The prediction has a mean pLDDT of 80. A computed fold for a 720-nucleotide part of an RNA from Methanosphaera sp. ISO3-F5, annotated as large-subunit ribosomal RNA, domain II. The source organism's lineage runs through Archaea, Methanobacteriati, Methanobacteriota, Methanobacteria and Methanosphaera. RNAcentral holds the full RNA, with entries from ENA. Rfam family: Archaeal large subunit ribosomal RNA. Gene Ontology terms of the family: structural constituent of ribosome and ribosome.

Context: one part of a larger RNA
RNA sequence: GCCAGGGAGUUUGUAGUUGUGGCGAGGCUAAGAGGUGUGUAGCUUCGUAGUCGUAGGGAAACCGAGUAACACGUAGCACUUGUUGUGUGGUGUUCUGAUUGUAAAAUGUCGUAGUCACAGCUUUAAAACCCGAAGCCGGUCGAUCUAUCCGUGAGCAGGAUGAAAUCGCUUUUACGAGUGAUGGAGGUUCGACGAGUUGUUGUUCUGCAAAACACUCUCUUGACUUGCGGUUAGUGGUGAAAGGUUAAUCAAGAUCGGUGACAGCUGGUUCCUAUCGAAAUAGCUCCAAGGCUAGACUGAUUGGAGAUGGCUGGCAAGGUAGAGCACUGAUUGAGUGUUUAGGGUGGGAAACUACUCGGCAUUCUGUAAAACUCCAAACUUGCUAGCGUCGUAGAAGAUUGGAUCGAGGGGCGUGGGGUAAGCCUGUGUCCCGAGAGAGAAACAACUCAGACUUUGGUUAAGGUCCCUAAAUGCCGGAUUAGUUUAAGGGAGUCAAUAGCCCUAGACAGUGGGGAGGUGGGCUUAGAAGCAGCCAUCCUUUAACGAGUUCGUAACAGAUCACCCAUCGAGGUUAUUGGCAUCUAAAAUGGAAGGGGUUAAGUCGGCUACCGAUACCAAUGAACACAGAUUUGUUGUCUGUGAUUUUGUAGAUAGGCGUCCUGUUGGAUUUGAAGCUGGGGUGUGAGUUCCAGUGGAUCUUGCAGGAAUGUGGAUCCUGGU
Repeated sequence: GCCAGGGAGUUUGUAGUUGUGGCGAGGCUAAGAGGUGUGUAGCUUCGUAGUCGUAGGGAAACCGAGUAACACGUAGCACUUGUUGUGUGGUGUUCUGAUUGUAAAAUGUCGUAGUCACAGCUUUAAAACCCGAAGCCGGUCGAUCUAUCCGUGAGCAGGAUGAAAUCGCUUUUACGAGUGAUGGAGGUUCGACGAGUUGUUGUUCUGCAAAACACUCUCUUGACUUGCGGUUAGUGGUGAAAGGUUAAUCAAGAUCGGUGACAGCUGGUUCCUAUCGAAAUAGCUCCAAGGCUAGACUGAUUGGAGAUGGCUGGCAAGGUAGAGCACUGAUUGAGUGUUUAGGGUGGGAAACUACUCGGCAUUCUGUAAAACUCCAAACUUGCUAGCGUCGUAGAAGAUUGGAUCGAGGGGCGUGGGGUAAGCCUGUGUCCCGAGAGAGAAACAACUCAGACUUUGGUUAAGGUCCCUAAAUGCCGGAUUAGUUUAAGGGAGUCAAUAGCCCUAGACAGUGGGGAGGUGGGCUUAGAAGCAGCCAUCCUUUAACGAGUUCGUAACAGAUCACCCAUCGAGGUUAUUGGCAUCUAAAAUGGAAGGGGUUAAGUCGGCUACCGAUACCAAUGAACACAGAUUUGUUGUCUGUGAUUUUGUAGAUAGGCGUCCUGUUGGAUUUGAAGCUGGGGUGUGAGUUCCAGUGGAUCUUGCAGGAAUGUGGAUCCUGGU
């Protein structure tokens, strides 16, 4: 892992609610007793204690009640079948009553249905759906391990060093000093026994071993090592202190008990079908992994005519986008005024004055604002009218039982924070969550589309060269990059528009000319077209600048402008648009899904086809409602449903199966149950039949009762 068996909302009391039944202004007995029953269980007769109800209001003292009138009119009923009548419940209005309250009021609550039993759901107390801690407390047992201490014993090869002290000698007045021996000190030294355990992060790591082995290393007369016997005990010991150690257990030992500790936490929680169907939000919370209340879901009851989320109009509200500078504050340049804070310069002996920078005010001009607004949308919200949709086949609303949720997430639009983020945090909407199917290679939330069953057809998104269903379809462009992205760049290329030149010859190329006054004047060492400054004329001409660039120390030289010839048809400039191009970097080798593709890529237009659980048609089922039938629960039949059929948590309804009991009717040695294989049938849980095996019990219907359904829990036991 697999197989078999076991395995999780139970029981009692309390409280609430719903249903059914009994009795009803009353209902019920409890403990206990009697009878009956083979015996429990049960049945039955007593038992009136007690309890709930019959009156409320008020903190209390205390006080203490309407089957009132009218209207609307649901269900039902009735008939004259209608815009009808009546009318329980209900609702409203006006009175009135009880009580509270007050000076008096208002307001609030109340003014005749309960109770007992059984059953369902829920609450609460209990182990309370099941398994699961680490822990806490109490009593015991431990110092044969280990820590300290106590008692009594044992042990330490062999070397090295050479303290004090003593003696001799030398020296000294003395104290002393020197020197040679003797001596043998030391938590001294080297190193066996012994003790330890530094490194190899070696070997080992289902080991030799729940800490070993090897080499290496530390101490080895001491705070040394060690035998035996003893002491200290669990919020305690002991500790040269590491939270170490206290029997392979230690930030509080082990063991038994309290004990089924508690767990807001993890895991698991067993048959079917049908109807509806959420929330991940708000407030409070020693609260944020949980609760309580609201909100959203569901069942029942009630209610009795409107409801409304979409669209359009009207009336209000608003100050955002944008825009603007009229306010506030910021701000560019210029002008004007000013006995105008201050600085500078000039004049003057000074007062003062002139100029200038600056200040303030003002005019013009230019800019910008979340905390500016003279303006001002779209849009949003409220009310309202109309349309649409839903609703007497019963909406909205109300009452009440039961929940779950209270970790959310994504796209698009629009805000705030952040350099940014598959980022954080709002908001509107649609999705995923809880949604299958088709497309996007694969892909919760992107596109199409909301899946009852079966069959056939048609389309959507997206596609139609092959993988791969369908066009190697048609017409017309552009692209050469096998084409992704920005600022920015480029005689890439196509197109459009507007200028200018051009057979009196354009543009490009080629051949030739490109001169004279003059080396203009100045400057300069020099300055001759070409360092710089000023001027920039005249002549000859087809044309030729007092010179466009290079060059020289300065000249020279080369070149250009300009002109002629040759050639023979378009050339050139600017702007705009399309498609390409550079800019262009990521880590294993590599991806438009692949092959491949000059279209099978791209832009515009057209037709056909493929393509889903969508749509259409048919079929059957379910659900809801209506009608008919039925004594009736209910069943059956006929209709209606374009506007019913997805679904997690969850609510509700109806069923299947297992075991047992009562009752009823059956089966079975002419073969029960069980098992194996097969055929039917039901939406399904299931059920039924046949054959084989097996060899003695099984079971329908109607009721009742449950230790009642397994694939999961690192589930338990056994097998394999």